The part of an RNA shown here (small-subunit ribosomal RNA, central domain) has 350 nucleotides and comes from an uncultured Candidatus Saccharibacteria bacterium. The RNAcentral record of the full RNA draws on SILVA. It matches the Rfam family "Bacterial small subunit ribosomal RNA". Gene Ontology terms of the family: structural constituent of ribosome and ribosome.

[in-house]
Context: one part of a larger RNA
RNA sequence: CUGGGCGUAAAGGGUGUGUAGGUGGUGUGAUUAGUCUUGUGUUAAAUCUUCAGGCUCAACCUGGGGCUCGCGCGAGAAACGGUCACACUCGAGGAAGUGAGAGGUGCAUGGAACUCAAGGUGUAGGGGUGAAAUCCGUUGAUAUCUUGGGGAACACCAAAAGCGAAGGCAGUGCACUGGCACUUUCCUGACACUGAAACACGAAAGCGUGGGUAGCGAAUCGGAUUAGAUACCCGAGUAGUCCACGCCCUAAACGUUGUCCGCUAGCUAUGGGGAGUAUCGACCCUCUCCGUGGCGUAGCUAACGCGAUAAGCGGACCGCCUGGGUAGUACGAGCGCAAGCUUAAAACUC
Numbered sequence: 001c002u003g004g005g006c007g008u009a010a011a012g013g014g015u016g017u018g019u020a021g022g023u024g025g026u027g028u029g030a031u032u033a034g035u036c037u038u039g040u041g042u043u044a045a046a047u048c049u050u051c052a053g054g055c056u057c058a059a060c061c062u063g064g065g066g067c068u069c070g071c072g073c074g075a076g077a078a079a080c081g082g083u084c085a086c087a088c089u090c091g092a093g094g095a096a097g098u099g100a101g102a103g104g105u106g107c108a109u110g111g112a113a114c115u116c117a118a119g120g121u122g123u124a125g126g127g128g129u130g131a132a133a134u135c136c137g138u139u140g141a142u143a144u145c146u147u148g149g150g151g152a153a154c155a156c157c158a159a160a161a162g163c164g165a166a167g168g169c170a171g172u173g174c175a176c177u178g179g180c181a182c183u184u185u186c187c188u189g190a191c192a193c194u195g196a197a198a199c200a201c202g203a204a205a206g207c208g209u210g211g212g213u214a215g216c217g218a219a220u221c222g223g224a225u226u227a228g229a230u231a232c233c234c235g236a237g238u239a240g241u242c243c244a245c246g247c248c249c250u251a252a253a254c255g256u257u258g259u260c261c262g263c264u265a266g267c268u269a270u271g272g273g274g275a276g277u278a279u280c281g282a283c284c285c286u287c288u289c290c291g292u293g294g295c296g297u298a299g300c301u302a303a304c305g306c307g308a309u310a311a312g313c314g315g316a317c318c319g320c321c322u323g324g325g326u327a328g329u330a331c332g333a334g335c336g337c338a339a340g341c342u343u344a345a346a347a348c349u350c
Base pairs, nucleotide, nucleotide: 004321005320006319007304008303012318014201015200016199017198021194022193023192025088026087027086028085029084030083031082032081034080035077036076037075038074039073040072041071042070048066049065050064051063052062053061054060091191092188093187094186095184096183097182098181099180103177104176105175106174107173108172109171110154114150115149116148117147118146119145120144121143125136126135162169163168206247207246208245209244210243211242215241216240220236221235222234223233258317259316260315261314262313263312266295267294268293269292270291271290272289273288274287275286276285299306300305323350324349325348332343333342334341335340
């Protein structure tokens, strides 16, 4: 090692592309450093095992046989694996025809609300709270109407809906652009799966430079509350939130469930496509493929629960776990402008 695990107990990498590596569909032929059979040499003795013997037995001892992972050399086998050659089409990809979608990027544009400014009407309050006060207002507020400016977000539609690898994506139009599903079964002919590294993407907050700033709002200031109140409530309000470019690279980055493939009862809802039936046509109904939900059989599970979107039954590959604390810390290293991130212990202690 054979022979543990990872939804919630420790444990799935944030996500993808992908190098090495690991793994590999069907048929025929050839080959044979893996594999299998066999011969031979070696594998010291003791040990182990078996048979027999010796101490009164046993342990122990003695003798014979066996075993001796494995390794070298030779002969053979060709199912599996490897290699070579030829062929195949069901895996994979391409083509053609349709289709849905908040998938992405850029530009343009719309209305509601808010706020600011100017003007009209109008007068003593407004605002806020548990109650108040700070605050705003006779230099005319609040309310209301008109005009103009500004920034940010897009009510209804809207869904248990849709799309995306994940993060995530929502007014409308246009341009450019990625992926996906279905149908035909036309083409290529195993071109595949996974994937240490590497590379790319990666919410929010944060950082750099420049812009922008309506609302909201860390910090901060004030008013309350309170024993106090560095809070909860109220009035203000800077960074930020927004844009461009460049960094940061973390998360309850969660389905707390890695990716891919095959197999294994049903019922139901919903999104997208196709076929059939029906029909003048559409709906309805039936079947089918892909997705998204709810139940549930077998089975699994410590239980909860999962249950064709598996946590069932199997296969391939990667990542990760090994008592709690110390600690995701110290040190070292790499990265970063910084904040910090990644990698990652021990003493000691329970």